[in-house]
Molecule: Bacterial RNase P class A
Organism: Bryobacteraceae bacterium
RNA sequence: CCUGUCGGACGGGUAAUCGCUGAAUCGCUUGUUUCGAGCGGUUGAGAGGAAAGUCCGGUCUCCACAGGGCGGCAUGCCGGCUAACGGCCGGGGGGAACCGCUCAAAGCGGUUUUUACGGAAAGUGCCACAGAAAACAUACCGCCGCGGGCAGAGGCGAUCUGUCCGCAGCAAGGGUGAAAAGGUGCGGUAAGAGCGCACCGCGGCCGGAGCAAUCCGGACCGGCAGGGUAAACCCCAUGCGGAGCAAGACCAAAUAGGAGGGGAGGAGUGGCCCGCUCCGUCCGACCCUCGGGUAGGUCGCUAGAGCCGGUCAGUGAUGGCCGGCCCAGAUGAAUGAUUACCGCCCUCUUCAGAGGGAACAGAAACCGGCUUACAGUCGACAGGUCCA
Numbered sequence: 001c002c003u004g005u006c007g008g009a010c011g012g013g014u015a016a017u018c019g020c021u022g023a024a025u026c027g028c029u030u031g032u033u034u035c036g037a038g039c040g041g042u043u044g045a046g047a048g049g050a051a052a053g054u055c056c057g058g059u060c061u062c063c064a065c066a067g068g069g070c071g072g073c074a075u076g077c078c079g080g081c082u083a084a085c086g087g088c089c090g091g092g093g094g095g096a097a098c099c100g101c102u103c104a105a106a107g108c109g110g111u112u113u114u115u116a117c118g119g120a121a122a123g124u125g126c127c128a129c130a131g132a133a134a135a136c137a138u139a140c141c142g143c144c145g146c147g148g149g150c151a152g153a154g155g156c157g158a159u160c161u162g163u164c165c166g167c168a169g170c171a172a173g174g175g176u177g178a179a180a181a182g183g184u185g186c187g188g189u190a191a192g193a194g195c196g197c198a199c200c201g202c203g204g205c206c207g208g209a210g211c212a213a214u215c216c217g218g219a220c221c222g223g224c225a226g227g228g229u230a231a232a233c234c235c236c237a238u239g240c241g242g243a244g245c246a247a248g249a250c251c252a253a254a255u256a257g258g259a260g261g262g263g264a265g266g267a268g269u270g271g272c273c274c275g276c277u278c279c280g281u282c283c284g285a286c287c288c289u290c291g292g293g294u295a296g297g298u299c300g301c302u303a304g305a306g307c308c309g310g311u312c313a314g315u316g317a318u319g320g321c322c323g324g325c326c327c328a329g330a331u332g333a334a335u336g337a338u339u340a341c342c343g344c345c346c347u348c349u350u351c352a353g354a355g356g357g358a359a360c361a362g363a364a365a366c367c368g369g370c371u372u373a374c375a376g377u378c379g380a381c382a383g384g385u386c387c388a
Base pairs, nucleotide, nucleotide: 001384002383003382004381005380006379007378009377010376012342013341014340015339016338017337018336020046021045023043024042025041026040027039028038029037030036048360052371053370055369056368057367058366059365060244061243062242063241072240073239074238075237076236077091078090079089080088081087092117093115094114095113096112097111098110099109100108101107118235119234123233124232125229126228127227140174141173142170143169145167146166147165148164149163150162151161152160153159182200183199184198185197186196187195201224202222203221204220205218206217207216208215209214248299249298250297251296258290259289260288261287262286265283266282267281269280270279271278306325307324308323309322310321311320312319313318344357345356346355347354348353
C1' cells in the first nucleotide's frame, strides 16, 4: 500500500438569523374560585444505527379459561448468561482450506473458517441419468469348475491350448454412478468370499477424566446390526390461550332517537239520555331529569430490564457496588430553511484558489435481540506485495 473479517466505533462540526413542536417560567386579557383558554416575552430541549422488515422474546392492557383427549405450531449436541428468547457466551463433535512432521499416502498436530448438530440398528416414502443391481440384493464384462461341439498341437496316445454352447459356483478385478452391502494385509480356495487371522472401523461391556456434551484406554465380548435422505412423512423430548396502545380507562357537545316527570292544548269514549262541569283513558307543542353512543378532549405517554464514568467478580456473555446525568413525545402528525467559516470527496488549476458533491433512511406505547439497507471515515486482527 492492497484485500478481507470483526467492532457493546463514527454517521459532518461551530455560529448567526428566520420558522415549527413540546416543556418550564413571567406579564397581560378573559372566564364565578381551584383551574383552564388566548396573546406576548424569556430560558432550555427536539430522529436512528438501523427509527426499516415486523422475524423472535418480553413489559403493559383487555378478553377468555373445570378437567381430559385429538390436532396444530415452534425448538432440538452440552453447560452457562438473561426478565425472556428461536438471542448471546464458553465448550464438544463433524466439514473445508492452509501449514508442519513424513520420500509420499494414510495418520497426527496446529491455525483459520464453517455447522438446523435428537432419532435412518421403529415404520412408510423417495433416490433423475447411467448402470446387472439404488436395497427381501443382484451379475453386464469377468474369474473358476463340470459336460458337450469345433479347430489346432501332440508319440496323432494320455493330454494341452483356443473358441462356442449348456449347467453350476464366485463377487477378486473391470465398468456405471453423487453414492454399490466395511478398509488394508496375510492365509485360504477350483476361483473366491469375515471363510479364518492381525490391525483399523462398527456395536456392546468395563475402567479412567469431565457438571455435561464428549474424550482416552482395554492383553474383554460380538464377524458385524449397517447405502443416502427427517429444511420427506414420521418418532422422541421440551414449550406454547387470543388480540394488540386504533390495547384500554375517563370526561363529554350539537342533532336524531330512548326512558321518566311536568304539561298549554286536542281527540274520541265511559259515568242512563241532552247541555255544562268534574274524574278516568289516549295523543301531545314545549320544559326538566336520566342513560347509551358519536364529534371533540384528557389519561395511557415516556425515569427506563435507562445513559455515562469508575471499580470488583468471571475465560466470556453478563452481573454486583459507587458516583454523576435526565435525553423527542407529535396526532393530517414538529424535528426545517438560509448564510458564513472549517472538515471530507471529485474535477480544473496560474498552486493561490474556483466549481461541484455528500450514503441508507426517518420516531408514533416501550424494551432485549435477529435480519436487511448504507457514501465516506476510524480502530483491531488475518492474508498478500514492496522498501529499509